Record summary:
The RNA shown here (Bacterial RNase P class A) has 369 nucleotides and comes from uncultured Rhizomicrobium sp. It matches the Rfam family "Bacterial RNase P class A". By type it is a ribozyme.

[in-house]
This record gives sequence, C1' cells and structure tokens, in this order.
RNA sequence: GAUGGCCGGGUGACCGCGGGCGAGCCCCAACUUCGGUUGAGGAGCGUUCGAGGAAAGUCCGGGCUCCACGAAAAAACGGUGCCGGCUAACGGCCGGCGGGGGCGACCCCAGGGAUAGCGCCACAGAAAUGACACCGCCUACCGGCCUAAAGCCGCGGCAAGGUUGAAAUGGUGCGGUAAGAGCGCACCGCGUGUCUGGUAACAGAUGCGGCUAGGCAAGCCCCACCGGGAGCAAGACCAAAUAGGGACGGCACGUGGUGUUUUUCGCACCGUCGUCCGGGUCGGUCGCGUGAGGUGUGGGGUAACUCACAUCCCAGAGGAAUGGUCACCACUUGCGCAAGCAAGUACAGAACCCGGCUUACAGGCCAUC
Repeated sequence: GAUGGCCGGGUGACCGCGGGCGAGCCCCAACUUCGGUUGAGGAGCGUUCGAGGAAAGUCCGGGCUCCACGAAAAAACGGUGCCGGCUAACGGCCGGCGGGGGCGACCCCAGGGAUAGCGCCACAGAAAUGACACCGCCUACCGGCCUAAAGCCGCGGCAAGGUUGAAAUGGUGCGGUAAGAGCGCACCGCGUGUCUGGUAACAGAUGCGGCUAGGCAAGCCCCACCGGGAGCAAGACCAAAUAGGGACGGCACGUGGUGUUUUUCGCACCGUCGUCCGGGUCGGUCGCGUGAGGUGUGGGGUAACUCACAUCCCAGAGGAAUGGUCACCACUUGCGCAAGCAAGUACAGAACCCGGCUUACAGGCCAUC
C1' cells in the first nucleotide's frame, strides 16, 4: 500500500424513566350462603429486561393483511439484461468469462442484439454513411498543337501523403503501377465454417472470405425473463354519552298536515313515554414479536450458502422510556518545558417484521496478501 472482518467507550456506586412478572396493601365494581369470590385501577417494594451497525434514506425484494379476479392468455405499461450457482425472493450475494486500469497485491464495467427496421453523429472538415476529393500524386492509354520526340492543352486516372475531427471504410511490410489501390502475397486484425476443451459465458487450433461489416440501443426499437393493486392509519374484535334509524307496547285520539288519482267517509303515518335491536363516532383490546431468529460444535461446498445436533429468549408502548451524577481508566482537543490541569466522547436513535443496497461515522483491533 491492497483486501476482508470485528468493535464502536469500559468498570463500580447512587438516583431516575419505560415494559414484564411476583406477594401483600389501598380503592372501585359485580356476585354473594355475608364468611368471601372474581375483575379493573393506584402507589410503593422485590426481581428481570430495555436501541443500532447503520435503528437513517424508503431505493429494491419478501412475509403478513385487505381488495379485485377466470389461480388463463394477450396487449399496454414498468423493470431486469455475459455465464453458472445461492436464496423465500431480489436490481442482492458467490464463483467464473470478456473488456479496461495499475509495477503489483488488486480495482472498475446498465457487459443481450447495430446483416429486423427507423433515427442521430454537434463544432471543425473536401467528405460523417447510397462516404468523400480541398491541398496533393500521375500523364501509361485516347484526342489536339507539332514531321516526330520532348513539351503544352484537353479527355481523364488515383486516394499513397497532408489538412479536420471523438471517429475518415482495415494495419505493417514486400511486390506491383504512369501514379496508385487487397490489385497480388506474408503476418496481424475482422467476419465465418469445422474440430478440441469447458455445464456455459468463452478459449485454443485450423480452413475459408480480400474486407463487404464505422459509432450510438443510460435514442426509438427487437429479443428473453419478471411484475394484479394498496398498505399495520393493513386489518380483526369489544363498545359509552348525545343525536338519528328500526321493532313492540302504553298514553293521546282534539286540531292540523301528508298519502290513498278528485269530494265525503274510512284507513295509515306524522306526537309523547317505556323496553329491546342494529349501524356509526369517542374510547379500548388484538394484530405485536418464537422469528426465512441468535450462539456454539460437527458435516457438505472454492465460496455465497446449506444440513444435523446442542443451547438461549434478546426492547416493544403512546408522537414521548432507553438517562443523569460521582470515582477510576481509555481516547481526542487546548494550555504547559514537565509533572499535570481544563473541556469533551464519532454518526446517529427502534415503532408490523425480515433479507439486501445506498448514505453518515471520532477512534480502535484482527487476519491475509
């Protein structure tokens, strides 16, 4: 220097706060054979337990609960994306492959498809994808001037070199040519077929193709796989006063009103009191912590993880508890030559639970390389 793991102030005394349990005490209610019994509450006492590695962000995945539904398929939408494994599941973890970085231990990667299609490639530049010709190179062939040669002009050929850019249509070398060019050849690269190794991603060997095939899919898209929605204020149960609803009964049956299509008559309802019933609100109880649980030993596996046995019970309420003082020690900062003195203790704090990820974190310890 790199990687992985662990701890995250310690010990003692006193006081305080929250939960559970225990025996008695006080008080209230119900029942009573008046002796008591049961239940709720209160203060004190005894005993026991009382934050985290992230309890955080709420970003993924699940359990649990309710709703919906045809336990189906498709479309749409969202997500994931090398290969194999682990797991309840995952976008997590482990192992491997490929690419990139580092002298190295090691680290990083949204890492399927660009011959399915569409789209985009700013600026600069001649040209940015049906590629292109600004500078430049060449006059062999053809035509003209000229008897001819040379030279000049025309018609043309080329992409080696220069210039721009993140990127310029394979690279290096030899041959070739007027100059050039995969035009030919060798090696490398690319594509593709076969064989070998590997579960696979892929790797190696070899044949063929003269190169056609630029980049971007964290642009649309294509392919494969996954996904019903909402969340503990889920949800279940008990249930007061008041108001309102329903049933039955008593009283009033007088006036009035409404309904019975109009009128008369009749009937029913509207009033008041009592009993009962059911729904909702305040409130209370459950959900609520024995769980994909922790620790140890042994077995399997490179590992993630898993199996067996033993052992332990480890916060749970409300938005609120989980602390304070003193002494000694540890560490940090300041002062001091020193002895020492003073101040302070990282990040943060449960609320249905669990597995991850991410973020914050003074300081310390261990192991491997």
NCBI's taxonomy places the organism under Bacteria, Pseudomonadati, Alphaproteobacteria, Micropepsaceae, Rhizomicrobium.